[in-house]
RNA sequence: UAUCAAGAGAGGUGGAGGGACUUGGCCCAAUGAAGCCUCGGCAACCGAACAACAGGUGCCAAAUCCAACAGAUGGUGUCUGAGAGAUA
Repeated sequence: UAUCAAGAGAGGUGGAGGGACUUGGCCCAAUGAAGCCUCGGCAACCGAACAACAGGUGCCAAAUCCAACAGAUGGUGUCUGAGAGAUA
C1' cells in the first nucleotide's frame, strides 16, 4: 500500500476444547473440538507468461461470526467509517 459479505473437505491420528486477544453475545464440538499427517480443493498475491500454468505463500462453518470507538439516521435497530487483526 492492497484485499478481507464471493469461493473451496474427505480420510487417518488424537481425545476436549474451538471461533486471534479482553468483555458481552451468538455459534461449532463425543454424530468427535484443537493440534498433527495424507490426499483433495478454492482463490488472491508473488512468480512465470503469447497462452496454458509448474512452483511459493494463504485459505477451505457462520461477514474477519457479531458488538465495543466515532458519526449519521432512527428508536434500541440500520448504515458508514475508524481501531484491532489476518494475508500479500
SAM riboswitch aptamer (S box leader) from Lysinibacillus capsici, 88 nucleotides, folded computationally. RNAcentral holds the sequence, with entries from MGnify. NCBI's taxonomy places the organism under Bacteria, Bacillati, Bacilli, Bacillaceae, Lysinibacillus. Its mean pLDDT, the model's own confidence on a scale to 100, is 76.